[in-house]
RNA sequence: AUGAAGGAUACGGGAGAGACCCUGAAUAGGGCGCCGAAGGGGUAAAUGGCGGAGCCAUGAAACUCUCAGGCAAAAGGACCGUAUCCAGACA
Numbered sequence: 001a002u003g004a005a006g007g008a009u010a011c012g013g014g015a016g017a018g019a020c021c022c023u024g025a026a027u028a029g030g031g032c033g034c035c036g037a038a039g040g041g042g043u044a045a046a047u048g049g050c051g052g053a054g055c056c057a058u059g060a061a062a063c064u065c066u067c068a069g070g071c072a073a074a075a076g077g078a079c080c081g082u083a084u085c086c087a088g089a090c091a
Stems, first nucleotide, its partner, number of pairs: 006086008018032001020031004033071003039067001040065003046058005
């Protein structure tokens, strides 16, 4: 089962922040400022351990850090929607 969670593909939507400065032949090197929505790190409740205060461990996010990434357009983009397919939980 008139199909839960989850997954794949296609399409649509999808924010922020210097088309900054210097050197240079260069797609290279350096400097200052900034963003938060790939990825990554941190943690609240809670749970567990330890006589107590408290400490330790585990511990989510769009919060936070800014390692990575990014700061015209393009690309990328968390997340959202639609379609098709896979999958097969409760009853």
Annotation
Glycine riboswitch aptamer from a Thermoanaerobacterales bacterium, 91 nucleotides, folded computationally. Taxonomically the source falls in Thermoanaerobacterales (Bacteria, Bacillati, Bacillota, Clostridia).